[in-house]
């Protein structure tokens, strides 16, 4: 010196998934507020369906062939760090709820604000103002 491991704080990145604010028993915990996103739910409108071959939500994560031990190969779609763009290159393509029932919906009703991580180049073109002095 360089690589990896662990903590902590800054700074950002994927997402709706952030912020204030009061209480306490004072990192835990509850309550409200603003934001930001999901469901439910008339008329009209759609549909002629569902009723086991159940049906339906969040989510980029769907769908297809192959294989027969849960894997491969593709693929709608997403993501690579201000946007958009040109040429290329890498990743992901999951998991969860509902519980027999739900199209759309004004009112109106009710739910979340978790969780993972560390920024690949190259062309043009418009913005932004963070850190140190």
């Nucleotide at each position: 010196u360089a690589a990896c491991c662990u903590u902590u704080g800054c700074u950002g990145c994927c997402u709706a998934a952030u912020c204030c604010u009061c209480g306490a028993a004072a990192u835990u915990c509850g309550a409200g507020g603003a934001g930001c996103g999901g469901g439910g739910g008339a008329c009209c409108c759609a549909g002629u369906a569902u009723u086991c071959c159940g049906g339906g939500g969040c989510g980029c994560a769907u769908c297809g062939c192959c294989a027969a031990u849960u894997g491969g190969c593709g693929u709608a779609g997403g993501g690579c760090a201000c946007u958009c763009u040109u040429c290329g290159g890498c990743c992901c393509g999951a998991g969860c709820c509902c519980g027999u029932c739900a199209g759309c919906u004004a009112a109106c009703c009710u739910c979340g604000c978790a969780g993972g991580c560390a920024u690949c180049g190259u062309u043009g073109a418009g913005g932004a103002g963070a850190c140190u002095c």